[in-house]
RNA sequence: CCGUACCUUCGGGGCAGGGUGAGGAAGCCCGCAGGCUUCCAAUUCCCGACCGGCAGUGAUCCAGCCCUGGCUGGCUAGCCUGCGAGCGGAGGCAGUCCAUCUGCCGAUGCAGGAGUGCGGUGCGAUUCCGCCGCCGACGGUAUAGUCCGGAUGGGAGAAGGUGCAA
Numbered sequence: 001c002c003g004u005a006c007c008u009u010c011g012g013g014g015c016a017g018g019g020u021g022a023g024g025a026a027g028c029c030c031g032c033a034g035g036c037u038u039c040c041a042a043u044u045c046c047c048g049a050c051c052g053g054c055a056g057u058g059a060u061c062c063a064g065c066c067c068u069g070g071c072u073g074g075c076u077a078g079c080c081u082g083c084g085a086g087c088g089g090a091g092g093c094a095g096u097c098c099a100u101c102u103g104c105c106g107a108u109g110c111a112g113g114a115g116u117g118c119g120g121u122g123c124g125a126u127u128c129c130g131c132c133g134c135c136g137a138c139g140g141u142a143u144a145g146u147c148c149g150g151a152u153g154g155g156a157g158a159a160g161g162u163g164c165a166a
Base pairs, nucleotide, nucleotide: 003164004163005162006161007160008159009158010157017047018046019045023040024039025038026037027036028035029034049146050145051136052135053083054082055081056080061074062073063072064071065070066069078134079133086110087109091105092104093103094102095101115132117131118130119129120128138149139148140147
């Protein structure tokens, strides 16, 4: 240094400001029906604001080493590739002898099914710079990427340690 087994730790961000008023409260008019005024009232609606999990790729650039051309490391993608979380679930495994019960795994699907946008630099960029555009699970609630909840959960993975083998 590589492989492998186990252990430990870590592992998600975000409505500033303004408008409207579903609805509610109080008061007044009023025979009833109803009407009027004031106040409260959406992080969900409207204007606007803000946010971006993990790995890969990533010209240039930066650092180190050998030494003038290489090697190693670091850094830049929400919308390029793959993955995770969420919804749903054919089916499979175990409890088990059987199951319509319980637990675990889980194909296809839904959901970011969102930019080979325009211009610039360059040999080279869907990643850099400028501009414009677009996307965001489920349940609750006045219609939610940002509030509350499942979640003191799960997790792609990251770092470190120990053992084994070469």
About this RNA
The RNA shown here (FMN riboswitch aptamer (RFN element)) has 166 nucleotides and comes from Litorilinea aerophila. Model confidence (mean pLDDT): 77 of 100. It matches the Rfam family "FMN riboswitch aptamer (RFN element)". On this family, see Gelfand et al., Trends Genet 1999: "A conserved RNA structure element involved in the regulation of bacterial riboflavin synthesis genes". About the family: The RFN element is a highly conserved domain that is found frequently in the 5'-untranslated regions of prokaryotic mRNAs that encode for flavin mononucleotide (FMN) biosynthesis and transport proteins. This element is a metabolite-dependent riboswitch that directly binds FMN in the absence of proteins. In Bacillus subtilis, the riboswitch most likely controls gene expression by causing premature transcription termination within the 5' untranslated region of the ribDEAHT operon and precluding access to the ribosome-binding site of ypaA mRNA.The FMN riboswitch structure, reported in present an FMN-bound six-stem junction, adopts a butterfly-like scaffold, stapled together by opposingly directed but nearly identically folded peripheral domains. Of the family's consensus pairs, 97% are formed in the model. Lineage of the source: Bacteria > Bacillati > Caldilineae > Caldilineales > Litorilinea.